[in-house]
RNA sequence: GCCCCGGUAGCUUUAGUCAGCAAGAGCGCCACACUGGUAAUGUGGAGGUCGCGGGUGCAAAUCCCGCCCGGGGCU
Numbered sequence: 001g002c003c004c005c006g007g008u009a010g011c012u013u014u015a016g017u018c019a020g021c022a023a024g025a026g027c028g029c030c031a032c033a034c035u036g037g038u039a040a041u042g043u044g045g046a047g048g049u050c051g052c053g054g055g056u057g058c059a060a061a062u063c064c065c066g067c068c069c070g071g072g073g074c075u
Stems, first nucleotide, its partner, number of pairs: 001074007010027005020058001029045005051067005
């Protein structure tokens, strides 16, 4: 340099990728209950520019182009 796979919540991980409602789990965070008080436990809640920029289109996580990051392969 070229090719392939991946990037979706603060962190880890997973679905959606035939364009048409962004969806879960664990940890963390907030509130409440419990307690003399904390921890633990229980209940409820908030939290997602879908890696970044641009394009197409009524509509983009999804399609196209460029770039960044991670992994693998070829020379």